[in-house]
Overview:
The RNA shown here (SAM riboswitch aptamer (S box leader)) has 107 nucleotides and comes from a Peptococcaceae bacterium. The model forms 97% of the base pairs in the Rfam consensus. Taxonomically the source falls in Peptococcaceae (Bacteria, Bacillati, Clostridia, Eubacteriales). The sequence was found by an Rfam model in a public genome assembly. Its mean pLDDT, the model's own confidence on a scale to 100, is 84.

RNA sequence: UUCUUAUCAAGAGAAGGGGAGGGAAUGGCCCGAUGAACCUUCGGCAACCACCAGGCUUCAACUGGGAAGGUGCCAAUUCCUGCCGGUUAGCGCCGGAAAGAUGAGAA
Numbered sequence: 001u002u003c004u005u006a007u008c009a010a011g012a013g014a015a016g017g018g019g020a021g022g023g024a025a026u027g028g029c030c031c032g033a034u035g036a037a038c039c040u041u042c043g044g045c046a047a048c049c050a051c052c053a054g055g056c057u058u059c060a061a062c063u064g065g066g067a068a069g070g071u072g073c074c075a076a077u078u079c080c081u082g083c084c085g086g087u088u089a090g091c092g093c094c095g096g097a098a099a100g101a102u103g104a105g106a107a
Stems, first nucleotide, its partner, number of pairs: 001107008013042005021031003027080002043074003048070002051065004078099001083096005
């Protein structure tokens, strides 16, 4: 990087450095000198993997557990939206894709 698969309405930030951007992309709408990106330290959230117990003849699905291990995450629903369908006088609302993010597995 590509493929497969699961999840994405909940949750969780301070300090130091840094010095103007950031929220993927389009259009919006936001965040930012009361300090953006990024780096470091400490803290926290969650429970994908791993682990433990149940389950089973065994394996597994599945259920439960804690949070010491591997990741991830800590403004706004993945911030909304873009494509298709339904609905509406309209604004909107609902559903599904696409794209993206993260984990696990594979090439």